This is a predicted structure of a 528-nucleotide part of an RNA (small-subunit ribosomal RNA, 5' domain) from an uncultured bacterium.

[in-house]
Context: one part of a larger RNA
């Protein structure tokens, strides 16, 4: 002298624009953080509307109807593998960087085929029965884009001459003809469906190099090193089994202990390095603690399932419920770190034709001078060098043009008042185009109209008043700018280092002068 997720003292005025449990991977009350589709089904508890009836209090309340709006629970579909937190744990093919071959990949794009005929149950809803509650059994009954079969098989898989196996669903809008048991066959548009090639995306796997300290750790290895065989897995493999061979590793540092999440990067610093890994991104890896699979295109799954453990709640003791390292928030630990807030407006994301719902993602607010930046606390005049304090050789110096006085502005706070841009969609008409048998639907383009803002008492502007509502902290002995007086007397006390302090202390305490920074100043701790 830079810097910082800083704390910690004395002070504090506004404003941008970031940042905010580094410590206990310590417990955790309460809410909210992933649903969404009625265009997949079969239905109706709720509530609103239609009708029809009773009752009266004359607009309520009750009953019954039909699924019109919707939709609780329930089958099913997709999404809960993303997003968000957090670093315990890994010295590792974890991570970086360059590569490879022996996979897989839902939704999305392009492609080529198809989508044809059966049946069987099951939740729901009802009915019942046990328990104290919750869980829960039991019986009949029903549906589907749920669940099995049959047929088809270009192309695909398995063996390569035959031969084998293996698929599917419908919906939901319009509509001239034709049939029609007036439901619809049928057509034709759109989403959805099966197979499979292709792509893009993701993802799994190998390999070279590079990626802490310790020899006060010298030796380690028996699925261990490598064939053969089989098994496994989307894939290669000792990944797993059996048999066989006795091999691998290591001083170029194995093994072992200890510490650590890796980079992009950030801080220093002329570099060269040294030091770090918060915020932002990428990659691992975790989810009370440990083990285990299942669904699934992806998971060994944070807010799924099972076991075991330790904790904590309920409880009528028989038995049950939980898992903030999601957003807030509480207790504890700490020197030390915010709101139990708004809103989907936007941008991204789920599901859905789609309106739309959901979304503590994320956008805004709120709290802190934690950091950086900008602004302000007034301007000009004004010598009678007032008044006080201070000093003094008692003449006078200095505080100080500083006040006061007089002209003046009014930026920021504050007051009135206007006042964007973040908005693009969506929806409706109405035109043209494609498809079509249609001028229906539907898809695209184009115009009009209509409309969507949490922040927000926005930015910004205009306007009204008055210097009015805004300065402090260290330090003055060298180093290192800035000096005198009184106190005190090796006392009290200073201090980063030299050291000051025992009666004239520029080093202590006061005080006046001054010196440096400034809404911030100065310790303390870390790094260069």
């Nucleotide at each position: 002298g830079a810097u910082u997720g800083a704390a910690c003292g004395c002070u504090g005025g506004c404003g941008g624009c970031a940042g905010g449990c580094u410590u206990a991977a310590c417990a955790c009350a309460u809410g909210c953080a992933a649903g969404u589709c009625g265009a997949g089904c079969g239905g109706a508890a709720a509530c609103g509307a239609u009708g029809g009836g009773a009752g009266c209090u004359u607009g309520c309340u009750c009953c019954c109807a039909g699924g019109c709006g919707u939709c609780g629970a329930g089958c099913g579909g997709c999404g809960g593998a993303c997003g968000g937190g957090u670093g315990a744990g890994u010295a590792a093919c974890g991570c970086g960087u360059a590569g490879g071959a022996a996979u897989c990949u839902a939704c999305c794009c392009a492609g080529u085929a198809g989508a044809g005929g059966g049946g069987g149950a099951u939740a729901g809803c009802c009915c019942g029965g046990u328990g104290a509650a919750a869980a829960c059994c039991g019986g009949a009954u029903u549906a589907a884009u749920a669940c099995c079969g049959c047929a088809u098989a270009c192309g695909c898989c398995c063996c390569a001459c035959g031969g084998g196996g293996g698929a599917a669903a419908g919906g939901c809008c319009g509509g001239g003809a034709u049939c029609u048991u007036c439901g619809g066959a049928c057509c034709g548009g759109u989403c959805a469906c099966u197979a499979u090639u292709g792509g893009a995306u993701g993802a799994g796997c190998c390999u070279g190099c590079g990626u802490a300290a310790g020899a006060u750790u010298a030796g380690c290895u028996a699925g261990u090193u490598g064939g053969u065989a089989g098994g496994g897995u989307a894939a290669a493999g000792g990944c797993c089994u059996a048999c066989c061979a006795a091999g691998g590793c290591g001083a170029c540092g194995a093994u072992c202990u200890u510490u650590a999440g890796c980079u992009g990067g950030u801080c220093u610093g002329a570099g060269a390095g040294g030091a770090u890994g918060a915020u932002c991104a990428g990659c691992c890896a975790c989810a009370c603690u440990g083990g285990a699979a299942c669904u699934g295109a992806g998971a060994c799954a944070c807010g799924g399932c099972c076991c075991a453990g330790a904790c904590u709640c309920c409880u009528a003791c028989g038995g049950g419920a939980g898992g903030c390292a999601g957003c807030a928030g509480u207790g504890g630990g700490g020197a030390a770190u915010a709101u139990u807030g708004g809103a989907c407006a936007a941008u991204g994301g789920g599901c859905g034709c789609a309106a739309g719902c959901c979304u503590g993602a994320u956008c805004c607010a709120g709290c802190c001078a934690u950091a950086c930046c900008g602004c302000g606390u007034g301007u000009g005049u004004g010598a009678a060098g007032a008044a006080g304090g201070c000093c003094c050789u008692a003449g006078g110096g200095u505080u100080g043009u500083a006040a006061a006085g007089c002209a003046c502005u009014u930026u920021a706070a504050g007051u009135u008042g206007g006042g964007a841009a973040g908005a693009a969609a969506a929806g409706u008409u109405a035109u043209u185009g494609g498809u079509u048998a249609a001028u229906a639907c539907c898809c695209a383009a184009u115009a009009g109209c209509c409309g969507u803002g949490a922040c927000a008492u926005u930015a910004c502007c205009a306007u009204c008043a008055g210097a009015a509502u805004a300065a402090g902290g260290a330090c003055c002995g060298g180093c290192u700018a800035a000096u005198u007086c009184c106190g005190u007397g090796c006392c009290a006390g200073c201090a980063g280092c030299c050291g000051c302090g025992g009666u004239a202390a520029u080093a202590c305490g006061g005080a006046a002068g001054g010196u440096c920074c400034a809404a911030g100043c100065g310790u303390u701790a870390a790094u260069c």
The full RNA is in RNAcentral, with records from ENA, Greengenes and SILVA.